[in-house]
Context: one part of a larger RNA
RNA sequence: GGACGAACGCUGUAGGUGUGCUUUAGACAUGCAAGUCGAACGAGAAAGCCCUUCGGGGUGAGUACAGUGGCGAACGGGUGAGUAACACGUGGGCAAUCUGCCCCUCGCAGGGGGACAACCGGGGGAAACCCCGGCUAAUACCCCGUACGCUUGUUGAGUCGCAUGGCUCUACAAGGAAAGGUAGCUUCGGCCAUCCGGCGAGGGAUGAGCCCGCGGUGCAUUAGCUAGUUGGUGAGGUAACGGCUUACCAAGGCGACGAUGCAUAGCUGGUCUGAGAGGAUGAUCAGCCACACUGGGACUGAGACACGGCCCAGACUCCUACGGGAGGCAGCAGUCGGGAAUCUUGCGCAAUGGGCGAAAGCCUGACGCAGCAAUACCGUGUGAGCGACGAAGGCCUUCGGGUCGUAAAGCUCUGUUGUUGGGGACGAAGGGUUAGGGGUUAAUAGCCCCGAGCCUGACGGUACCCUUCGAGGAAGCCCCGGCUAACUACGUGCCAGCAGCCGCGGUAAUACGUAGGGGGCGAGCGUUGUCC
Numbered sequence: 001g002g003a004c005g006a007a008c009g010c011u012g013u014a015g016g017u018g019u020g021c022u023u024u025a026g027a028c029a030u031g032c033a034a035g036u037c038g039a040a041c042g043a044g045a046a047a048g049c050c051c052u053u054c055g056g057g058g059u060g061a062g063u064a065c066a067g068u069g070g071c072g073a074a075c076g077g078g079u080g081a082g083u084a085a086c087a088c089g090u091g092g093g094c095a096a097u098c099u100g101c102c103c104c105u106c107g108c109a110g111g112g113g114g115a116c117a118a119c120c121g122g123g124g125g126a127a128a129c130c131c132c133g134g135c136u137a138a139u140a141c142c143c144c145g146u147a148c149g150c151u152u153g154u155u156g157a158g159u160c161g162c163a164u165g166g167c168u169c170u171a172c173a174a175g176g177a178a179a180g181g182u183a184g185c186u187u188c189g190g191c192c193a194u195c196c197g198g199c200g201a202g203g204g205a206u207g208a209g210c211c212c213g214c215g216g217u218g219c220a221u222u223a224g225c226u227a228g229u230u231g232g233u234g235a236g237g238u239a240a241c242g243g244c245u246u247a248c249c250a251a252g253g254c255g256a257c258g259a260u261g262c263a264u265a266g267c268u269g270g271u272c273u274g275a276g277a278g279g280a281u282g283a284u285c286a287g288c289c290a291c292a293c294u295g296g297g298a299c300u301g302a303g304a305c306a307c308g309g310c311c312c313a314g315a316c317u318c319c320u321a322c323g324g325g326a327g328g329c330a331g332c333a334g335u336c337g338g339g340a341a342u343c344u345u346g347c348g349c350a351a352u353g354g355g356c357g358a359a360a361g362c363c364u365g366a367c368g369c370a371g372c373a374a375u376a377c378c379g380u381g382u383g384a385g386c387g388a389c390g391a392a393g394g395c396c397u398u399c400g401g402g403u404c405g406u407a408a409a410g411c412u413c414u415g416u417u418g419u420u421g422g423g424g425a426c427g428a429a430g431g432g433u434u435a436g437g438g439g440u441u442a443a444u445a446g447c448c449c450c451g452a453g454c455c456u457g458a459c460g461g462u463a464c465c466c467u468u469c470g471a472g473g474a475a476g477c478c479c480c481g482g483c484u485a486a487c488u489a490c491g492u493g494c495c496a497g498c499a500g501c502c503g504c505g506g507u508a509a510u511a512c513g514u515a516g517g518g519g520g521c522g523a524g525c526g527u528u529g530u531c532c
Base pairs, nucleotide, nucleotide: 001532002531003530004529006528007527008526009525010524015378016377017376018375019373020372021338026336027335028334030333031332032331035071036070037069040068041067048059049058050057051056078291079290080289088215089214090213091212092211093210094209097208098207102204103203104202105201106200107199108198110144111143112142113141119134120133121132122131123130124129150175152173153172154171156169157168158167159166160165182193184191185190217263218262219261224254225253226252229251230250231249232248233247234246235245236244266288267287268286269285270281271280272279273278293314294313295312296311297310316327317326318325319324344370346369347368348367352366353364354363355362356361383413384412385411386410393404394403395402396401417473418469421466422465423464427459430456431455432454433453434452436450437449438448439447440446476521477520478519479518480517481502482501483500487516488515489514490513491512497504498503
């Protein structure tokens, strides 16, 4: 000198864009943060309104709440505790692998059965909730049939490869399907069309898993470490290789090219600095990893050993009728605590993105916005021109004057910003709705295309534009001995104090305090801390 997720002191006019618990991975009141689908399925209210013969009926409405089932909940969001490791970065390998939704190709979808919720009845419990009996549907569950290039085992042949082996063909045993909606015609048996789905096989895309080379840290005042340890065989397990696990056998494996131990630490793209080499760092944003009160475990599933799922143990908190139960903010806000220190219990799904859905749509503290903080960066204003009698006043003075100083006053203007009044967005593409036209089609369904009107914006009556008033509302902080730009007076008298280093202060202190003047930066200026 530069930099900062900064803090502290003094000061502070408005705006834009970023950023904002670095400490206790401390504990958490309250609300919200993951649902959706009636075009998979059965069932199905009430209030209100209308009518009434007062019994009820219609509408609300096949709506709401709930249940079965499907998909999602493994994403998105948070944090950095642990981890010195194939965790990360980079470059490779898988002939040792899996992949829901999505795309392409081929084929199939035949027949049958029994349940369980919801519901009804009964019972237990303070509650959480649970038990018994009965009825019922399905794209829920089960059985049979069929089948390939699929899986397993056996037989043979061809071809290819870096080894184990891969690919193609040939012959025997086991494994799978589910319908729903709309419209037309109907002789009520069904037929047909469109769309969304189901199953098997092959391929793609995406995502994931595993293995390897190299790279990035301190201590040798850590020198030896290792028993599933190192290798083999059999078996098991996994999507898959493998001591991954197990039984047996052998005695190996690692290490001064630093094993092992201890300490510290998430890694990277990057960021800061520097001419570079390098050094330091890893907030925000992006990629990967790990974690979700602490420890352990599996279940479901394409995917988890699962933040807002389950089970067990523990600590803590809460409820209780004492028998027993409930909970997990390192999601968004917010509270207490800790600390030098870090924000609103806001608005909206209008946009972007995500989940579900055929769609309308619903959900979304992701996200878009607003609020708070000079916390950082950027630009803006606090006026402009003229104005000497060099006014008053302050300070200094050699008492002549000098200086603050064109500075002020005064005159003439301007209108950024501010104030008043008015207009008023872009972000909207898309989607919905109502008539119209065209295509497909047997069709006036449905679907696709075109195009007109209307509706759809949290921010926000915001930005922006016009207008009104009016210099009016808007400057401080640090320093002035040398380094280092900037000097005098008074007070004090080794006192009070200053100080980054050298050092000032003991009676004329340019170094302390105040004043005048001056210098620097400027909505900031200084100080402290840390890095280069």
Source information: The prediction has a mean pLDDT of 81. This is a predicted structure of a 532-nucleotide part of an RNA (small-subunit ribosomal RNA, 5' domain) from an uncultured bacterium. The RNAcentral record of the full RNA draws on ENA.